[in-house]
Context: one part of a larger RNA
């Protein structure tokens, strides 16, 4: 893993809707009995229930009746007569109540052949070491004491085999093994180590205590079977086909937040309309959003004026007087400001009325839900950083539940809402050089960066890019650049310095004098001169030059982690702008066929079928409706050894669940029709068995 079978809303009772039939002011039995053709039926059997009458706690009165003192208010009633018993469906409710699935919890047995500690009788421990006490003999004492030596052989004593252990590494990890092996190591006369019999049992045991150990099971307590189908707001699953509507992720409340109540949003059924619903115009209305203001309030705030009051200084004995780079009420100009400011105040959207349209909607009662984890995007806004694919609101749309073309490619972003079939047409975003279907269209400009080939990847800031629209200067009395020539004197200005001569700093009425023009000097340069050169001036030349403001498209700025990119290819347009025409381009409209649904009108064989005609027909959870198939009863009625079911082959109907006829395979049983019960349909449950 795949095949095959098996595998999940049943069954009882009550109650409530609906429907179908029976009897109706009534309906109707139960248990028991009697009987027969006996799992059952018929018949009896009114006891009991439910209904036609309610009020009161009750007596109890009654279309009323209860509180009341009440003949008053006021509560439940009546002034529409329909029940009721059976059957089938929806749904509730008790019950294992759609299936499987815990972890526990309780009770009553069974384990101490592992293992833990205990009793009883028993069994083991190579070799080697070290040398206590004692003793003995010898020295010594009065006499012990002490000393040597020898003996002795003692010890939870020492090394190390068997035996018990289990430090370390490696190995092993679907292992040789559900714990080992191989090296290394610890104890090895003991608190030692081990047989055999026994003993102690689950909130008990047993524990030199690690919650260890109690039969490969032990940190909420061992197996085993029973309460028991424990409970499981949890998780996974839950089976044929067509057709019609078609949601929710929201409010409120919850020991409540992944659950539930009720409401809201779906579905089905009745119900009533004079009217309800949508939508436009008219008209009126209520209000305080964005806006805007703010000597119209409240807060807050900038610049100046003026300066009530304060600080600080001078002065003085003290007042007084005076000053000021401070602070500052209040007034006065100007400015500009608020979500919790308003003297203003829209547009929408929101109530009423009237009209008109339009095809449905809306209403209310009952039956059945599901949903109460939302998402994205545009706007209006809090929050957060005017951060997030963030988070919490409103509005709306779209995915959720939506296929189709478009964006390369993508749940929500444009375009557009799929009943089937068409090798018909037309169009929509969106596109038309090749990949790809259709202009290598047309006109007029711009870009030279491969910029760019859409919009979501770029800024601040720089720059004789380069088109285009202004202002404004200078110029045939010759501009602007270029050559050619001058660029001088008092002077080396004056001070300073070691020097300081245009050019190290400082001062200057930075003057004046010769000029066509030439700074007490623009830069380089020297230790200081010198030297170059530039303002400034003639000359030549011969037409436009130079400032500066805006727009277009371009340039730098410019950087991410696997090799790169406009979707490639490539383009100088096949990039960009603006304007024009044609094509292509979707399940979108449409032509042609069919096929449902729902209204309305008609026919006609009238519980239905047909024609017409107008709408409709995406779809999750979900409601509703019509069928197919499997066993098996009843009743009718067929088939079959001249071949039943059932297997395969081929070739038909039907929207589909399915259903037929041939062949052949098989070898004894099988439909059909009506009706009727159901162990009544499998691709999933880490399903269960069995097979490959």
């Nucleotide at each position: 893993a795949c095949c095959u079978a098996c595998g999940a809303g049943u069954u009882a009772u009550u109650u409530u809707u609906g429907u179908u039939g029976g009897c109706a002011a009534g309906g109707u039995u139960a248990a028991g009995u009697a009987u027969c053709u006996a799992a059952g039926g018929u018949a009896u059997g009114u006891a009991g229930c439910c209904g036609a009458a309610g009020c009161g706690a009750a007596a109890g009165c009654g279309a009323g009746u209860c509180u009341g003192a009440a003949u008053a208010g006021g509560g439940c009633g009546g002034u529409a007569u329909a029940g009721u018993c059976a059957g089938c469906a929806g749904a509730a409710a008790u019950a294992g109540a759609c299936g499987c699935g815990a972890a526990a919890c309780c009770g009553a047995g069974u384990g101490a052949u592992c293992u833990a500690c205990c009793c009883u009788u028993g069994a083991g421990c190579a070799g080697a070491u070290u040398g206590a006490a004692g003793a003995u003999u010898a020295g010594g004492u009065a006499a012990u004491a002490c000393u040597a030596a020898u003996u002795g052989g003692a010890g939870g004593a020492u090394c190390g085999a068997a035996c018990c252990g289990g430090u370390a590494a490696a190995u092993g990890u679907u292992g040789a093994a559900a714990a080992a092996u191989u090296u290394u190591c610890g104890g090895a006369u003991g608190a030692c180590u081990u047989a055999a019999g026994g003993g102690u049992a689950g909130g008990g045991g047993u524990g030199a205590a690690a919650g260890g150990c109690u039969a490969a099971u032990c940190a909420a307590a061992a197996c085993u079977c029973g309460g028991a189908g424990a409970u499981a707001g949890c998780u996974c699953g839950u089976a044929c086909u067509c057709c019609c509507c078609g949601a929710a992720a929201u409010g409120c409340a919850u020991u409540u937040a992944g659950g539930u109540g009720c409401a809201g949003c779906c579905u089905u059924g009745a119900u009533a309309a004079g009217a309800u619903u949508u939508u436009u115009g008219u008209a009126u209305g209520a209000g305080g959003u964005a806006g805007a203001g703010c000597u119209a309030c409240u807060g807050a705030u900038u610049a100046g004026a003026u300066g009530c009051g304060a600080g600080g200084g001078u002065u003085u004995c003290a007042u007084c007087a005076c000053c000021u780079a401070u602070c500052a009420a209040g007034u006065c100009u100007a400015g500009g400001u608020a979500a919790a400011c308003u003297c203003c105040g829209a547009a929408u959207g929101c109530g009423u009325a009237c009209a008109a349209a339009a095809a449905a909607a809306g209403a209310u009662c009952a039956g059945g839900a599901g949903u109460g984890a939302g998402g994205g995007c545009a706007u209006g806004g809090g929050u957060g950083c005017u951060a997030a694919g963030g988070u919490c609101c409103a509005u709306g749309u779209c995915c959720g539940a939506g296929a189709g073309g478009a964006g390369a490619a993508g749940a929500a972003u444009c375009c557009a809402g799929a009943c089937c079939a068409u090798c018909g047409a037309c169009u929509a975003a969106g596109g038309u050089c090749c990949c790809g279907a259709a202009a290598u269209a047309u006109a007029u400009g711009c870009u030279u960066a491969g910029u760019u080939g859409a919009a979501u990847u770029u800024a601040a800031c720089g720059a004789a890019g380069u088109u285009u629209a202004g202002u404004u200067a200078c110029a045939g009395a010759g501009a602007c650049a270029g050559c050619u020539a001058g660029g001088a004197u008092g002077u080396u200005g004056g001070c300073u310095u070691g020097g300081a001569a245009g050019c190290a700093g400082c001062c200057a009425u930075u003057c004046a004098u010769u000029u066509a023009a030439a700074g007490a000097g623009u830069g380089c340069g020297u230790a200081a001169c010198a030297g170059c050169u530039c303002a400034c001036u003639a000359g030549u030349c011969g037409a436009g030059u130079g400032a500066u403001u805006g727009a277009g498209c371009g340039u730098g700025g410019a950087u991410a982690a696997u090799a790169a990119u406009c979707g490639g290819g490539c383009a100088u347009a096949a990039g960009u702008a603006u304007a024009u025409u044609a094509c292509c381009g979707a399940a979108g409209u449409u032509g042609u066929g069919g096929a449902a649904u729902u209204g309305u009108a008609g026919u006609u064989u009238u519980u239905a079928a047909u024609u017409a005609u107008a709408a409709u027909u995406g779809g999750u959870a979900g409601g509703g409706g019509a069928g197919c198939a499997u066993u098996c009863c009843a009743a009718u009625u067929g088939c079959g050894u001249a071949g039943a079911a059932g297997g395969u082959a081929u070739u038909g109907g039907g929207u589909g669940a399915c259903u037929g006829a041939u062949g052949u395979u098989g070898g004894a049983g099988c439909g059909a029709u009506u009706g009727g019960a159901a162990g009544a349909g499998c691709a999933a449950a880490u399903g269960u068995a069995g097979g490959u």
Large-subunit ribosomal RNA, domain II from Azobacteroides pseudotrichonymphae (SeqCode), 692 nucleotides, folded computationally.
RNAcentral holds the full RNA, with entries from ENA and SILVA.
It matches the Rfam family "Bacterial large subunit ribosomal RNA". Gene Ontology terms of the family: structural constituent of ribosome and ribosome.